[in-house]
This record gives sequence, C1' cells and structure tokens, in this order.
RNA sequence: GACGGAUUGGCGCAGUUGGCAGCGCGUCAGAUUGUGGCUCUGGAGGUCAUGGGAUCGAACCCCAUAUCCGUCA
Repeated sequence: GACGGAUUGGCGCAGUUGGCAGCGCGUCAGAUUGUGGCUCUGGAGGUCAUGGGAUCGAACCCCAUAUCCGUCA
C1' cells in the first nucleotide's frame, strides 16, 4: 500500500427479508434466611464506534472516517 473481518448497557454476546433493541453475568430493591450465600420476583442502565446519504421507516442498505484483528505485497 491492497483486501477482508470486528465495533450493540459495566462485562461477554444475540438481533433472520429494513418495521417495539434483547439474552447471560454484574448492579439496585424486595421475598426467603438468625446473618451471609444459594434460590425466586421486580427495577434501573443503550446518541447500536463517529459523520453523512438513500428510504414513509435503519443496529441492519450505501459512502467516508476512527480503533482493533487478520491475509497479501
């Protein structure tokens, strides 16, 4: 330098053909318990890496950029 992949709550990851953003862990509250843990119930927490475009509508399509990983030179 060329090409490809990844980027989604604090962490690890789903998200099918564009139509309400989810799961596990963690965290907070409650139940249970003599206390704690385990277990159960409920809640909070997201500009979906950044900017722009197409679309009635984008995590998803297109373009550019950033970071990380890989292949080739």